A computed fold for a 362-nucleotide RNA from uncultured Longimicrobium sp., annotated as Bacterial RNase P class A. Rfam family: Bacterial RNase P class A. Gene Ontology terms of the family: ribonuclease P activity, tRNA processing and dimeric ribonuclease P complex. Rfam classes the family as a ribozyme. The prediction has a mean pLDDT of 76. The source organism's lineage runs through Bacteria, Gemmatimonadota, Longimicrobiia, Longimicrobiaceae and Longimicrobium.

RNA sequence: GAGGAUCGCGGCGCUCCUUGAGGGCGUCGAGGAAAGUCCGAGCUCCGCAGGGCAGGGUGCCGGCUAACGGCCGGGCGUCGCAAGGCGACGGAAAGUGCCACAGAGAACAGACCGCCGAUGGCUCCCGCCGGGAGCACAGGCAAGGGUGAAACGGUGCGGUAAGAGCGCACCGCCCCGCCGGCAACGUCGGGGGCAGGGCAAACCCCACCCGGAGCAAGGCCGAACAGGAACGAGGCGCUGCCCGCGCCGCGAAGGAUUCCGGUCCUUCACAGUUCCGGGUAGGCCGCACGAGGCCGGUGGCAACAUCGGUCCCAGAGAAAUGAUCCUCGGCCCGUUCGCGGGCUGACAGAACUCGGCUUAUU
Numbered sequence: 001g002a003g004g005a006u007c008g009c010g011g012c013g014c015u016c017c018u019u020g021a022g023g024g025c026g027u028c029g030a031g032g033a034a035a036g037u038c039c040g041a042g043c044u045c046c047g048c049a050g051g052g053c054a055g056g057g058u059g060c061c062g063g064c065u066a067a068c069g070g071c072c073g074g075g076c077g078u079c080g081c082a083a084g085g086c087g088a089c090g091g092a093a094a095g096u097g098c099c100a101c102a103g104a105g106a107a108c109a110g111a112c113c114g115c116c117g118a119u120g121g122c123u124c125c126c127g128c129c130g131g132g133a134g135c136a137c138a139g140g141c142a143a144g145g146g147u148g149a150a151a152c153g154g155u156g157c158g159g160u161a162a163g164a165g166c167g168c169a170c171c172g173c174c175c176c177g178c179c180g181g182c183a184a185c186g187u188c189g190g191g192g193g194c195a196g197g198g199c200a201a202a203c204c205c206c207a208c209c210c211g212g213a214g215c216a217a218g219g220c221c222g223a224a225c226a227g228g229a230a231c232g233a234g235g236c237g238c239u240g241c242c243c244g245c246g247c248c249g250c251g252a253a254g255g256a257u258u259c260c261g262g263u264c265c266u267u268c269a270c271a272g273u274u275c276c277g278g279g280u281a282g283g284c285c286g287c288a289c290g291a292g293g294c295c296g297g298u299g300g301c302a303a304c305a306u307c308g309g310u311c312c313c314a315g316a317g318a319a320a321u322g323a324u325c326c327u328c329g330g331c332c333c334g335u336u337c338g339c340g341g342g343c344u345g346a347c348a349g350a351a352c353u354c355g356g357c358u359u360a361u362u
Stems, first nucleotide, its partner, number of pairs: 001328007009029008017020001031347001035358002038356005043214004055210005060074005075089001076087004090205002095203002097199003112145002114141003119138002121135006153171006172194001173192005179186002218285004227276005232250001234248005251268007292311008329344006
C1' cells in the first nucleotide's frame, strides 16, 4: 500500500412493533495536504452611462487555461566538469534621490605613494653663440602601488620625457544593415575610439490588469409567551370587491316615559376573533452531477484539448469517520536458501465549491 472479517459511530433508504431519541437489513462515510487563507475563479447580494484622477497589482517571449501572481515550452543571464539547478528578467541616454566605512578621489572625479621633468627655472662642468650633468621649483602623467562592493573599457604591441584609444590588433560596448526565428533573441557584415558607473524588492516613467462584500452570501416558509390595538349577532343599499357611510333587525344593563302591550335614549364587561409584537425564534433551500473521477483512443515536445466508455463518490449539526484481527504486498535483520523474526508510520483532518501556490509530514 491492497483486500477482507468483527465490534463501535454518523448520514440516507427499506422494514418490524413492544411507537421510542426503539430494533433489523442494505448502502455510503476525509486528505495529499481537508492546513495557511497567499493568489485566481464559480455562485450570491449590493453598486455601476462614459471617461479621467487617486490607490493596488503584474512585468523576457510564445502557448495553455473559466481565470491567475499558476502551469508548459523557448530565449537570455548565472552556477555547475556534466546531468541539471536558480533568476521581481520592462526602463538608469525623462527627472529627482542615494552610494556607509575606507580612500587623494564615488560622478560633468581624483593625485597619497609613485613615474617623468621633453619645455621653463636654479646650480655646476666643458666650452666664444652651443652642449652636458645635477636639483625636483614651475609643470606634465595616470602606467604601477594602495583604498573600496564599485575608481570613468580590458589584454598585447607600438608610441612617448613619462604616459594616455594617442595609433593598431583582438575582446567588450554603441549605431546601422542582411539573413534565420511568430517572438524574446541569434549568426554574420559594416561603421564609431568609447560617449552613457551602480541602485527602480528608492521615488518615478512605460505597458497591461483591477467595483465592494462574502454561504453568518442569499432565497422560501414562519410560530409561541408577556404586552398593545380594534370589533356588541346578522342582513340590505350606495357598489363588482375593500374601506367608509346610511338603514333594518337581534341580545344584555341602566335611564326616561307609559294606556303596562310597548316606545325612546345611552352604554357594552369578561371571553372570543383579527392585527401589531416579527418577517423575530425556528424550519427548508442554497448543498454536491461537478471547469467531476477512472480507463482507453486521437492531436500536441509539453502544459493541455477533444472523442468514446464507465462510475456516483461524506455532507452537518458544535460536528460521525474509531478499535482489534487475518491474508497478500513493501522495508529491515538473520538464514542450513526451505524459511524465521521485526516494522508497516508521520503530518494532519471536511463544513458553499473549484484551480493553484506555500508550509507540515519514514